[in-house]
A computed fold for a 346-nucleotide part of an RNA from an uncultured Bacteroidota bacterium, annotated as small-subunit ribosomal RNA, central domain. RNAcentral holds the full RNA, with entries from ENA and SILVA. Model confidence (mean pLDDT): 87 of 100. Its Rfam family is "Bacterial small subunit ribosomal RNA". Rfam links the family to the GO terms ribosome and structural constituent of ribosome.

Context: one part of a larger RNA
RNA sequence: UUGGGUUUAAAGGGAGCGUAGGCGGGUUUUUAAGUCAGUUGUGAAAGUUUGCGGCUCAACCGUAAAAUUGCAAUUGAAACUGGAAGCCUUGAGUGCAGCAGAGGUAGGCGGAAUUCGUGGUGUAGCGGUGAAAUGCUUAGAUAUCACGAAGAACUCCAAUUGCGAAGGCAGCUUACCGGAGUGUAACUGACGCUGAUGCUCGAAAGUGUGGGUAUCAAACAGGAUUAGAUACCCUGGUGGUCCGCACUAUAAACGAUGUGCACUAGGUGUUGGGCCGAGCGGCUCAGUGCCGUAGCAAACGUGGUAAGUGCACCGCCUGGGGAGUAUGCCCGCAAGGGUGAAACUC
Numbered sequence: 001u002u003g004g005g006u007u008u009a010a011a012g013g014g015a016g017c018g019u020a021g022g023c024g025g026g027u028u029u030u031u032a033a034g035u036c037a038g039u040u041g042u043g044a045a046a047g048u049u050u051g052c053g054g055c056u057c058a059a060c061c062g063u064a065a066a067a068u069u070g071c072a073a074u075u076g077a078a079a080c081u082g083g084a085a086g087c088c089u090u091g092a093g094u095g096c097a098g099c100a101g102a103g104g105u106a107g108g109c110g111g112a113a114u115u116c117g118u119g120g121u122g123u124a125g126c127g128g129u130g131a132a133a134u135g136c137u138u139a140g141a142u143a144u145c146a147c148g149a150a151g152a153a154c155u156c157c158a159a160u161u162g163c164g165a166a167g168g169c170a171g172c173u174u175a176c177c178g179g180a181g182u183g184u185a186a187c188u189g190a191c192g193c194u195g196a197u198g199c200u201c202g203a204a205a206g207u208g209u210g211g212g213u214a215u216c217a218a219a220c221a222g223g224a225u226u227a228g229a230u231a232c233c234c235u236g237g238u239g240g241u242c243c244g245c246a247c248u249a250u251a252a253a254c255g256a257u258g259u260g261c262a263c264u265a266g267g268u269g270u271u272g273g274g275c276c277g278a279g280c281g282g283c284u285c286a287g288u289g290c291c292g293u294a295g296c297a298a299a300c301g302u303g304g305u306a307a308g309u310g311c312a313c314c315g316c317c318u319g320g321g322g323a324g325u326a327u328g329c330c331c332g333c334a335a336g337g338g339u340g341a342a343a344c345u346c
Stems, first nucleotide, its partner, number of pairs: 004317003008299001012314001014201004021194003025088007033081002035077008048066007091191001092188003095184003103177007110154001114150008125136002162169002206247006216240001220236004258313006266291011295302002319346003328339004
């Protein structure tokens, strides 16, 4: 390379938008670039293949034919792909109607708890553990009551629930903004799918700067445990945890399963619409769960939410270690990130 793969064996990019490119619905006319057919030219010789022949055979040699799968020109064909022109509505989008939602951003408000402060009651312990001790406490702690302050998080509802592209999103409320699903069939008329480079978003931790700091708590200190204990347990405790702005760009960023479309037994829950229906019940679309048929799979399992059957496009894999290391380059304030080897070894 051909080929084979990508849930768990190596391998799906963290996610979206989108450029180039690749691929692309129905129908009519046209064109003839791809495609197909004929003819002509060329495709040196040697070599190759086949027939015949010459050395007593063979190797070797001679001769004739074929092949030389190619390229060019020319004459045609028009199904398919492409180009041009027109039409269509089922893909895609828009409108209209009503609907659900922890979707996003900004502001306001609320109660419980925690800690702290002040005051009251009250007296000798509290706290903590396997047991203790460090720690707090007669300068009155712990407990309890009242008032006040601060910051952070929102018990129950709560669910295999819902929303979001992913990360993620949960007290209540207001404003603004985004998307989905359902119904209708008025409008556009293929406007679509995917997507290298690129751009944007991207948990936690971390960084810069300015605030804030109640709780918890890396580091650190002390007390224990232990042979030791740079730990697990306890008492404290700084960065951080929170907010604004700016970076960082990684995660078991997981469904370890790329995106889109079509098709392929059933059963049973549930969420949001619609339809029939008083109700019971049933049908249907979209989502979200469980079981399971055929099939698939090394097995586990999966099974209309496919890992089945196909199509389109992209990413990625090619024995283990060395190594996600070194080096170069790019990005970053740094930490580091991206790209990413080889020697050697089994």